Context: one part of a larger RNA
RNA sequence: GGACGAACGCUGGCGACGUGCCUAAUGCAUGCAAGUCGCACGGGGGCUUCGGCCCGCCGUGGCGCACGGCUGAGGAACACGUGGGUGAUCUACCCCGGCGUGGGGGGAUACCUCGGCGAAAGCCGGGACAAUCCCGCAUACGAUCCGAUCUCAUCGGAUGAAAGCGGUAACGCGCGCCGGGCGGAGCCUGCGGCCCAUCAGGUAGUUGGCGGGGUAACGGCCCACCAAGCCGGUGACGGGUCCCUGGUCUGAGAGGACGACCAGGCAGACUGGGACUGAGACACGGCCCAGACUCCUACGGGAGGCAGCAGCAAGGAAUUUUCCCCAAUGGGCGCAAGCCUGAGGGAGCAACGCCGCGUGGAGGACGACGGCCUUCGGGUUGUAAACUCCUUUUGGGUGGGACGAUGAUGACGGUACCACCCGAAUCAGCCCCGGCUAACUCCGUGCCAGCAGCCGCGGUAAGACGGAGGGGGCAAGCGUUGUCC
Numbered sequence: 001g002g003a004c005g006a007a008c009g010c011u012g013g014c015g016a017c018g019u020g021c022c023u024a025a026u027g028c029a030u031g032c033a034a035g036u037c038g039c040a041c042g043g044g045g046g047c048u049u050c051g052g053c054c055c056g057c058c059g060u061g062g063c064g065c066a067c068g069g070c071u072g073a074g075g076a077a078c079a080c081g082u083g084g085g086u087g088a089u090c091u092a093c094c095c096c097g098g099c100g101u102g103g104g105g106g107g108a109u110a111c112c113u114c115g116g117c118g119a120a121a122g123c124c125g126g127g128a129c130a131a132u133c134c135c136g137c138a139u140a141c142g143a144u145c146c147g148a149u150c151u152c153a154u155c156g157g158a159u160g161a162a163a164g165c166g167g168u169a170a171c172g173c174g175c176g177c178c179g180g181g182c183g184g185a186g187c188c189u190g191c192g193g194c195c196c197a198u199c200a201g202g203u204a205g206u207u208g209g210c211g212g213g214g215u216a217a218c219g220g221c222c223c224a225c226c227a228a229g230c231c232g233g234u235g236a237c238g239g240g241u242c243c244c245u246g247g248u249c250u251g252a253g254a255g256g257a258c259g260a261c262c263a264g265g266c267a268g269a270c271u272g273g274g275a276c277u278g279a280g281a282c283a284c285g286g287c288c289c290a291g292a293c294u295c296c297u298a299c300g301g302g303a304g305g306c307a308g309c310a311g312c313a314a315g316g317a318a319u320u321u322u323c324c325c326c327a328a329u330g331g332g333c334g335c336a337a338g339c340c341u342g343a344g345g346g347a348g349c350a351a352c353g354c355c356g357c358g359u360g361g362a363g364g365a366c367g368a369c370g371g372c373c374u375u376c377g378g379g380u381u382g383u384a385a386a387c388u389c390c391u392u393u394u395g396g397g398u399g400g401g402a403c404g405a406u407g408a409u410g411a412c413g414g415u416a417c418c419a420c421c422c423g424a425a426u427c428a429g430c431c432c433c434g435g436c437u438a439a440c441u442c443c444g445u446g447c448c449a450g451c452a453g454c455c456g457c458g459g460u461a462a463g464a465c466g467g468a469g470g471g472g473g474c475a476a477g478c479g480u481u482g483u484c485c
Stems, first nucleotide, its partner, number of pairs: 001485004006481005013357003017353002019350002021315001026313003030310003035063003040060004044055004070268003080192007089185003094181008103137001105135003112127006143159007164173003194240003201231003206228004211223003243265004247258004270291005293304004321347001323346003329343001330341004360390004370381004395422006404412001429474005434455003440469005450457002
């Protein structure tokens, strides 16, 4: 000098765009943050011209809830970055294509009802009923497996499917099997990647083999048996620290430091463990067990998880509204109308940062008053003020008034912006002045009180302390502290 997610002191007019718990991954009151579909089904409610129509409350069923949002605890690891591999794999929805959706059956169950238990959370038993719920039979272009021919195709056998709904109808939406597409994911691996050697040896599922289990899939992933290997001074093992990267800051560069915001990846969801469902989880607002903590209780037993958005307490030098809207973008569900969406879009708070603008412009004295200094002549503040003329950014008032929205739909918002009117009106501080370093005098003080980044000032004329006048530097900021280059 530059930089900052800053803080502190003094000061503070406006706008745009950003940013805002770095500490306790501490604990959380309250509200909201994931639902939707009546064109799957049963029941229910309302209307009815008795044909039906409307609503969407309960339950079943489907899809979604594995996305989006938050955080950085852990982790020195194929976690990340980069380049390969999978002849060892999977992929719901969506898009394209092929085939089927034909025949005929069966079953359970919630809501409901009856009865019982409980303070509650809720639970138990009997009974009835529906479906795109569940299970068989049949069928199989292609799929999987086996066999054959034989060559890259053909044949034979075996196995495994399905669901209906809307519409007067045409038809539409679905369902099953298969192939492909766009993408996504799992697994393997070469290289890169912090400090300590005052950590030198480490290792028994350890290293390999054979066989098996398991998985979507390879593998000591797991198991039985066999062999005795495997890693290490090119740093094993151990300890410490830490999310990683694109990048950010600095620097002429090389390098150094950092990893907030934005973007990609990883990891976590009170702590530890576990599986279930599912195409996908070992699942933030799902389940089970254990633990700590908090709450309710009729003491028998129950409920909860803000590292979602706000907000509270605590900690701290320190970090915001319990706001508006789904209008836009995007997401979930739905044929749709639409519903949901603290994602997102906005507004609010904070000079926290960067940028832009203003606090007036011109004229105005052989130079007012006052202040300060003085060699008492004067000098300086100083064209500064007054005063004259002018302008109106900002501000106030009135009126108009968007883009963002493709036909309808605008939270922001009567906002931005525009026009007219008013009136210099509403708007300057902070630090410094011994040298480094730009800017000097007087008074007070008297090694006191104090200053200070370094050198150093102060003990009676202090340009270094305190005040004043004057000056210098920056300016809605200026200084200080901290950290990095």
Small-subunit ribosomal RNA, 5' domain from a Candidatus Altimarinota bacterium, 485 nucleotides, folded computationally. The prediction has a mean pLDDT of 85. Lineage of the source: Bacteria > Bacteria candidate phyla > Candidatus Altimarinota.